[in-house]
RNA sequence: GUUAACUUUCGGGGGCGGGUGGAAUUCCCGCACCGGCGGUGAGCCCGAAGGGAUAGGUCCUAUCGGGGAGCCCGCGAGCCUCCAGGGCCAGCCAGGAGGUUGAGCCGGUGAAGGUUCGCUUCGCGUUCGCGACGAACCGUAGUCCGGCGCCGACGGUGAGAGUCCGGAUGGGAGAAAGGAAAA
Repeated sequence: GUUAACUUUCGGGGGCGGGUGGAAUUCCCGCACCGGCGGUGAGCCCGAAGGGAUAGGUCCUAUCGGGGAGCCCGCGAGCCUCCAGGGCCAGCCAGGAGGUUGAGCCGGUGAAGGUUCGCUUCGCGUUCGCGACGAACCGUAGUCCGGCGCCGACGGUGAGAGUCCGGAUGGGAGAAAGGAAAA
């Protein structure tokens, strides 16, 4: 530095009011609300302890840990098709393969770096140039900030659903711990 089988636990949020109507938390109007998992991560942010610089505030640096997207990439659930298996063979159980699987623009900020200028700055240096310093401009976000938008499986339903009910006390991308005082 790397690490298996297996085990355990965890692993989805959200709507009200009014209208119409025989009937709507589903339609219409108004104003709201929600965002699974992994990756990426503007030369970003936070923390820890170390080293260096400074009179000091503070700054620089390499290390370790953590964080950062509904609409950027992928995955999951769901749905469809096919295949093959088990069974107390109509009902049930468990598996494999393929397919499908939503949605973003505009503006701003912004280290490094670059360009130009510096008579009234400095050092080196032979004119010329190099470096430092200062000023102006350019410049890096799909994730930050602001604005305005957009999206949301299947089945059910006195009437069409991201937010109600149901499959689901299910499945699951995966996460953490053990396995590891080991190899």

FMN riboswitch aptamer (RFN element) from an Actinomycetota bacterium, 183 nucleotides, folded computationally. The prediction has a mean pLDDT of 77. Taxonomically the source falls in Actinomycetota (Bacteria, Bacillati).